[in-house]
RNA sequence: CACCGAUCAGGGCAAACCCGGAGCGAUCCGGGGACGCAAAACCACAGGACCCUAUGGGUCAGCUGGGUUGCCGGG
Numbered sequence: 001c002a003c004c005g006a007u008c009a010g011g012g013c014a015a016a017c018c019c020g021g022a023g024c025g026a027u028c029c030g031g032g033g034a035c036g037c038a039a040a041a042c043c044a045c046a047g048g049a050c051c052c053u054a055u056g057g058g059u060c061a062g063c064u065g066g067g068u069u070g071c072c073g074g075g
Base pairs, nucleotide, nucleotide: 003074004073005072012037013036017032018031019030020029021028022027035062041068042067043066045065046064047063048060049059050058051057052056
């Protein structure tokens, strides 16, 4: 460096739902809460789904693919 994810260690994130808030909405933010996740870290490039003030604009990275980066360990 590439590949792999059994085990070890430190741990990390946080679904549904509830409360408060923002937004026309998809959804997002904060708090609670854990369904799960070895990248459930980041990116809207391609596909896809969803929303709208709809010849255009937006949301979802915990939908699939791709890109970038990272901890531990293994042969």
This is a predicted structure of a 75-nucleotide RNA (c-di-GMP-I riboswitch aptamer) from Candidatus Sysuimicrobiota bacterium CSP1-3. The sequence was found by an Rfam model in a public genome assembly. Its mean pLDDT, the model's own confidence on a scale to 100, is 89. It matches the Rfam family "c-di-GMP-I riboswitch aptamer". Its family is annotated with cyclic-di-GMP binding in the Gene Ontology.